[in-house]
Context: one part of a larger RNA
RNA sequence: GGAUAAACGCUGGCGGCGUGCUUCAGGCAUGCAAGUCGAACGAGCGACCUCAGCUUGCUGAGGAAGCUAGUGGCGGACGGGUGAGUAACACGUAAGCAACCUGCCCAAAAGUGGGGAAUAACUGACCGAAAGGUUAGCUAAUACCGCAUGUGAUGAUUCUUCCCUGGAGGACUCAUUAAAGGAUUUAUUCGCUUUUGGAGGGGCUUGCGGCCGAUUAGCUAGUUGGCGGGGUAAUGGCCCACCAAGGCUACGAUCGGUAGCUGGUCUGAGAGGACGGACAGCCACACGGGGACUGAGAUACGGCCCCGACUCCUACGGGAGGCAGCAGCUAGGAAUCUUGGGAAUGGGCGAAAGCCUGACCCAGCAACGCCGCGUGGGCGAUGAAGGCCUUCGGGUCGUAAAGCCCUUUUGCAGGGGACGAUAAUGACGGUACCUUGCGAAUAAGCCACGGCUAACUACGUGCCAGCAGCCGCGGUAAUACGUAGGUGGCAAGCGUUGUCC
Numbered sequence: 001g002g003a004u005a006a007a008c009g010c011u012g013g014c015g016g017c018g019u020g021c022u023u024c025a026g027g028c029a030u031g032c033a034a035g036u037c038g039a040a041c042g043a044g045c046g047a048c049c050u051c052a053g054c055u056u057g058c059u060g061a062g063g064a065a066g067c068u069a070g071u072g073g074c075g076g077a078c079g080g081g082u083g084a085g086u087a088a089c090a091c092g093u094a095a096g097c098a099a100c101c102u103g104c105c106c107a108a109a110a111g112u113g114g115g116g117a118a119u120a121a122c123u124g125a126c127c128g129a130a131a132g133g134u135u136a137g138c139u140a141a142u143a144c145c146g147c148a149u150g151u152g153a154u155g156a157u158u159c160u161u162c163c164c165u166g167g168a169g170g171a172c173u174c175a176u177u178a179a180a181g182g183a184u185u186u187a188u189u190c191g192c193u194u195u196u197g198g199a200g201g202g203g204c205u206u207g208c209g210g211c212c213g214a215u216u217a218g219c220u221a222g223u224u225g226g227c228g229g230g231g232u233a234a235u236g237g238c239c240c241a242c243c244a245a246g247g248c249u250a251c252g253a254u255c256g257g258u259a260g261c262u263g264g265u266c267u268g269a270g271a272g273g274a275c276g277g278a279c280a281g282c283c284a285c286a287c288g289g290g291g292a293c294u295g296a297g298a299u300a301c302g303g304c305c306c307c308g309a310c311u312c313c314u315a316c317g318g319g320a321g322g323c324a325g326c327a328g329c330u331a332g333g334a335a336u337c338u339u340g341g342g343a344a345u346g347g348g349c350g351a352a353a354g355c356c357u358g359a360c361c362c363a364g365c366a367a368c369g370c371c372g373c374g375u376g377g378g379c380g381a382u383g384a385a386g387g388c389c390u391u392c393g394g395g396u397c398g399u400a401a402a403g404c405c406c407u408u409u410u411g412c413a414g415g416g417g418a419c420g421a422u423a424a425u426g427a428c429g430g431u432a433c434c435u436u437g438c439g440a441a442u443a444a445g446c447c448a449c450g451g452c453u454a455a456c457u458a459c460g461u462g463c464c465a466g467c468a469g470c471c472g473c474g475g476u477a478a479u480a481c482g483u484a485g486g487u488g489g490c491a492a493g494c495g496u497u498g499u500c501c
Base pairs, nucleotide, nucleotide: 001501002500003499004498006497007496008495009494010493013373014372015371016370017369018368019366020365021332026330027329028328030327031326032325035074036073037072040071041070043068044067045066048063049062050061051060052059053058054057081285082284083283091209092208093207094206095205096204097203100202101201102200105198106197107196108195109194110193111192112191113147115145116144122137123136124135125134126133127132152177153176154175155174156173158171159170160169161168162167181190182189183188211257212256213255218248219247220246223245224244225243226242228240229239230238260282261281262280263279264275265274266273267272287308288307289306290305291304310321311320312319313318338363340362341361342360345359346357347356348355349354376406377405378404379403386397387396388395389394411438412437413436414435415434416433420428445490446489447488448487449486450471451470452469456485457484458483459482460481466473467472
């Protein structure tokens, strides 16, 4: 000098675009952040309509827009947060899988026949303070279970072609293995089942690369390898039985410390050094620890179970909870915001209308940063008054002010008023922008002035009070302390401190 997720002191007019708990991965009141589908299903309610009975406003029957707890489906594995852990195939890059999986989506082939048994809701009874639960009975389905069919797929024997880790294909025979219906204008359409291929997504393996310490030198028993098995979508000591005695290490094993990694960011002429906040990709985590279930996908932030700590409710028997989602509170700290909005975009569900969406787009707060604009322009000497200095002559602030002329960015007041949305739908927002009027009006500070380093005098103080980045100033004329005038620098900022180059 540059940079900064900054903080502190003084000061502060506006706009645009960004950024905003770096500390306690401490604890959290409250609200919201993941629902949706009645065109899968039974049931309940049902404005209103029709009919019947009459006691004339009720009862019964039927229909029906719509709404709903429950069964069922899809989604809650995405999106959002954080960086604790992790020195590791976690990440980056380049390869491999003849060792793999893949819901929804796309393309293609084939099928969708006929049955059964339950169960929630509901009703009755009962237990409990509650959370919730027990029992008897009834019922439906795209929920569940057999049977049939088998284009196919899978497995097995035999034969065979190409290839080589368990690959691709063909032929015969045998065995196993599917399905679900809904809507309808009866034209269809949305589904369902089996299979092949694709797209996108994931899993596993490997080469190479990126921290510190030797005041850590030896480490290792499922350890290293084999055979056989189990397990997995899949390879593999991943796990198990048996066998062998191996494997790593001075090219740094092991141990300890630190740390999410990268694209990138800052600096630098570069080489390099430092960093990894915002944005994007990957990983890991979700009160601490462990576990599996469901599912195409999780070992699952707003799911489940167990242990633990903590908080809350309780009738003391027992229960409930998890903001590292968005706001917000408290604590810690030098320090970090609103308990705002719902139009668009994206996502989930749905045939659709639509519903949900603290993702998101906007708005709010903060000079926290970058950029832009303004605080007026021209003329104006008697060089006014006043301040400061003075050798008392004057010098300087200084064309600065006043005064005259002008302008209106900005401001205030009035009018019009968007793009973003397409026939409709606009949170932002009566915002941006346009226009009329008013009036120089509403708007300047901070630091420094001994040298480095641009900028000097007076007074006060008297090694005191104080200054200071280094050298150093101050003990009676201090350009170095304090104040004033003046000057220099930067400017809605200025200076200091921390950190990096």
Small-subunit ribosomal RNA, 5' domain from an uncultured bacterium, 501 nucleotides, folded computationally. Model confidence (mean pLDDT): 83 of 100. The RNAcentral record of the full RNA draws on SILVA.